This is a predicted structure of a 340-nucleotide RNA (Bacterial RNase P class A) from Flaviramulus sp. Lineage of the source: Bacteria > Bacteroidota > Flavobacteriia > Flavobacteriaceae > Flaviramulus. The prediction has a mean pLDDT of 75. Its Rfam family is "Bacterial RNase P class A". It is annotated as a ribozyme. The RNAcentral record of the sequence draws on ENA. It is recorded under the gene name rnpB.

[in-house]
């Protein structure tokens, strides 16, 4: 210096005017207006997994369903993560892996090959009353009972109760417990109960259809947490543990934004300067040298012009994993070249 490989942060920025939304405050009967202050992510997306919360039997019982799978750890838990084994790709750094059973049972398998399994038994040898009954060759990974293969039925071990803040509690408002029709009433309609049985609870002002009536607002959950940042000790490493500081959106059709201008960066392209390489040309020397010029290429600096600045948008709250993402910075390491 390439080129690669593992893992980290950043992802516009200032300032002016206009506006939006919580929250305290002051003014005002109110409606509202004035100040101070807070106001999107790394992914906030997918809703795929774990959980907390809440409700239904504090969640039962069997089947089936799904899910999952080495060995140790970590974590509130999880298919999540660290280590380490094994196996595979990779020259390496690394990366991948649905990595339990094929001594129960179905079932599937290119080429070759006479045959891949209830043997239509090939050659050549031997041998028998008769028979692949016995060697040898061949073919393949496996040839007379054997091997493959479970991201193929299956088997074994483990785990999963179901609905999601539209959970649920509460205030407040307004109605039709009315009418019609069918069914049910303790010999049970129906409901909870969600793929089924079974248990268990409740149940008559029921319960299913018609055709009408009204409500369609507020509060709480709801944001101080398995919290954020840093230090230090413990571990090989997820992690753990202690000490300091810190308080960070809470909207509800849903606020976090527009307009301007001047910076930053990247691309691109015009001008100039340059360094390198260099077709070809001139002079000089005479073998392979020396010396000027240079179209063109390619990199760097200046100076102008255009043009971009991702992917996206909290809704109950975390820990993951996945998937989108212009552009920038950084660390550790491999490889290969080339100097010391």
């Nucleotide at each position: 210096u390439a080129a690669g490989u593992a893992a980290a942060u950043c992802g516009c920025c200032u300032u002016a005017u206009c506006g939006c939304u919580g929250u305290u405050c002051a003014u005002g009967a109110g409606a509202a207006u004035g100040a101070a202050u807070g106001g999107a992510g790394g992914a906030a997306a997918g809703u795929c997994c774990g959980a907390a919360c809440a409700c239904c039997a504090a969640a039962g019982u069997g089947c089936a369903a799904c899910a999952u799978a080495g060995u140790g750890g970590u974590u509130a838990a999880u298919a999540a993560c660290c280590a380490c084994c094994a196996g595979u790709c990779g020259u390496g750094a690394g990366g991948c892996u649905a990595g339990g059973a094929a001594a129960a049972g179905u079932g599937c398998a290119a080429c070759a090959g006479a045959a891949a399994g209830u043997a239509u038994g090939u050659a050549c040898a031997g041998g028998u009353a008769a028979u692949g009954c016995u060697g040898u060759a061949g073919u393949g990974a496996a040839a007379c009972c054997a091997g493959g293969u479970a991201a193929a039925c299956u088997c074994u071990g483990u785990g999963u109760g179901g609905u999601g803040c539209a959970a649920u509690g509460u205030c407040a408002u307004g109605u039709a417990a009315a009418c019609c029709a069918g069914u049910g009433c303790u010999u049970g309609a129906g409901a909870g109960c969600g793929g089924c049985a079974c248990g268990c609870u409740u149940g008559a002002u029921g319960c299913u259809g018609g055709a009408g009536g009204g409500u369609a607002g507020g509060c709480a959950g709801c944001u101080a947490a398995a919290g954020u940042g840093u230090a230090u000790u413990g571990g090989u490493a997820a992690c753990a543990a202690u000490g300091c500081a810190c308080u960070c959106a809470g909207a509800u059709a849903a606020a976090u934004g527009a307009u301007a201008a001047g910076g930053a960066u990247g691309u691109u392209u015009u001008g100039a300067a340059u360094u390198u390489g260099a077709a070809u040309u001139g002079g000089g020397a005479g073998a392979u040298c020396c010396u000027a010029a240079a179209a063109c290429a390619a990199g760097u600096u200046c100076a102008g012009g255009a043009c971009a600045u991702a992917c996206a948008g909290a809704a109950u709250u975390c820990g993951g994993c996945u998937u989108a993402u212009a552009g920038a910075u950084u660390u550790g390491c491999u490889u290969a070249a080339u100097c010391a």